[in-house]
RNA sequence: GCCGAUAUAGCUUAAGAGGUAAAGCACCACUUUCGUAAAGUGGAGUUAGCAGUUCGAUUCUGCUUGUCGGCU
Numbered sequence: 001g002c003c004g005a006u007a008u009a010g011c012u013u014a015a016g017a018g019g020u021a022a023a024g025c026a027c028c029a030c031u032u033u034c035g036u037a038a039a040g041u042g043g044a045g046u047u048a049g050c051a052g053u054u055c056g057a058u059u060c061u062g063c064u065u066g067u068c069g070g071c072u
Stems, first nucleotide, its partner, number of pairs: 001071007010025004019055001027043005048064005
C1' cells in the first nucleotide's frame, strides 16, 4: 500500500430480510437485618464519528477513526 471482518449501557452479549433498543452482572434508592452480606422491589444509564437514502436507520450506502486478520 491492497483486501476482509468488527465497533450496541461501566463489563459480557441480544435485537435472522428497516418500524418504540433489551438481558445478565455492576451502579443508585428502598424493604428486610442489631449491623454487614445475601435476598426482594424500584430507578438511572447505550447504537464509534460525520454525511446520504427513506415517512422511518443499530440495520442499507459513502467517508473518517479505532481494533483484529490476510496479502505484498
A computed fold for a 72-nucleotide RNA from a bacterium, annotated as transfer RNA. Rfam family: tRNA. Rfam links the family to the GO term triplet codon-amino acid adaptor activity. Its mean pLDDT, the model's own confidence on a scale to 100, is 82. It was read from a public genome assembly.